This is a predicted structure of an 86-nucleotide RNA (Glycine riboswitch aptamer) from Dokdonella sp. Of the family's consensus pairs, 90% are formed in the model. It matches the Rfam family "Glycine riboswitch aptamer". Rfam describes the family as follows. This family represents the bacterial glycine riboswitch. Model confidence (mean pLDDT): 77 of 100.
[in-house]
RNA sequence: AUGCACGCGACGGGAGAAGCGGCGAUGAGCCGCUGCCGAAGGCGCAACGCCCGUAAUCGCUCAGGCCAGCAAACCUUCGCGUGCGC
Numbered sequence: 001a002u003g004c005a006c007g008c009g010a011c012g013g014g015a016g017a018a019g020c021g022g023c024g025a026u027g028a029g030c031c032g033c034u035g036c037c038g039a040a041g042g043c044g045c046a047a048c049g050c051c052c053g054u055a056a057u058c059g060c061u062c063a064g065g066c067c068a069g070c071a072a073a074c075c076u077u078c079g080c081g082u083g084c085g086c
Base pairs, nucleotide, nucleotide: 003084004083005082006081007080008079009078010077012075013074018034019033020032021031022030023029035066036065037064041062042060043059044058048053049052
């Protein structure tokens, strides 16, 4: 040089899920009732280690969401930093 792991950042990709009624202008939006989604976040659990810890794309849906937009776990690429290895 290159490689691996972790962290941060940038670009790109990125799923799922409603209906009825009212107001409004027949829109956007707001309200009510019920239904639903799961991949921000949050909570819970196994194995394992030892008595208290601990995980998820699993479960719960508190939050969030169910035109679009925003957001979005996760992934590629790139940049920076740390460590390991050579």